Transfer RNA from a Dehalococcoidia bacterium, 71 nucleotides, folded computationally. Lineage of the source: Bacteria > Bacillati > Chloroflexota > Dehalococcoidia. Rfam family: tRNA. Rfam classes the family as a transfer RNA. Gene Ontology term of the family: triplet codon-amino acid adaptor activity. Model confidence (mean pLDDT): 81 of 100. The RNAcentral record of the sequence draws on ENA.
Order: sequence, then structure tokens, then C1' cells
RNA sequence: UGCCCGAUGGUGUAAUGGUAGCACGAAGGACUUUGAAUCCUCAGAUCCAGGUUCGAAUCCUGGUCGGGCAG
Repeated sequence: UGCCCGAUGGUGUAAUGGUAGCACGAAGGACUUUGAAUCCUCAGAUCCAGGUUCGAAUCCUGGUCGGGCAG
């Protein structure tokens, strides 16, 4: 420098172009003499900027970062 792959709550991981889920974790509560376990409730996310579309996490373009291959 070229090509390929990836980026979603704190972590891991889903999502045919149509309400962004699940698990663990955090917080609050119930239970308990206390704690653990269990149960209930709750906050929190689509890497960035454009484009296409009635509608974009998803499709297109450019960029950033990470990984891989070639030189």
C1' cells in the first nucleotide's frame, strides 16, 4: 500500500428491511437472625458521517478502530 473479516447495554451473544431481544453482571425490593441461593421489579446498547427506502442494527458509499492475508 492492496484485499478480506469484524464493531450491538458493564460482559457475552441474537435480531427475514417493520416495537432492539436473551443470559450473566449492576441497582431496588421480597424471603432469611445474618449471608448465600431463590423470586419480583428496574436502569442501561446498534463505531462515526452521508445515501437508498414509507421504514435501516441490517442495503450502498466514505471514514475510525481491531484482526487476518499478500507485498